[in-house]
Molecule: c-di-GMP-I-GGC riboswitch aptamer
Organism: Clostridia bacterium
RNA sequence: AGUGACAAAGGCAAACCUAGCGAAAGCUGGGGACGCAAAGCCAAGGGCCUUCGCGCAGUAGCGCAUGGCAGCCGGUUCCCGCAU
Numbered sequence: 001a002g003u004g005a006c007a008a009a010g011g012c013a014a015a016c017c018u019a020g021c022g023a024a025a026g027c028u029g030g031g032g033a034c035g036c037a038a039a040g041c042c043a044a045g046g047g048c049c050u051u052c053g054c055g056c057a058g059u060a061g062c063g064c065a066u067g068g069c070a071g072c073c074g075g076u077u078c079c080c081g082c083a084u
Stems, first nucleotide, its partner, number of pairs: 001084001003081002011036002016031006034071001040076003045073002047069003051065001053064004
């Protein structure tokens, strides 16, 4: 440097329950563990989600705009050191 062990020290925390915030997506606290070698961080790269709003359309939706998701990809930083 790459890499991920029948390793060590640790870390995070899905669904669900609960309290609160929000129109919603979703977020925060507590409980809880499905899992994660980055499930650390980054929203002006891609992608996905929302609609209290505007327009087109007319009952299906589309565009703009607001907001969100990093446990979707991506970018970036990092512990350990078996084997290479």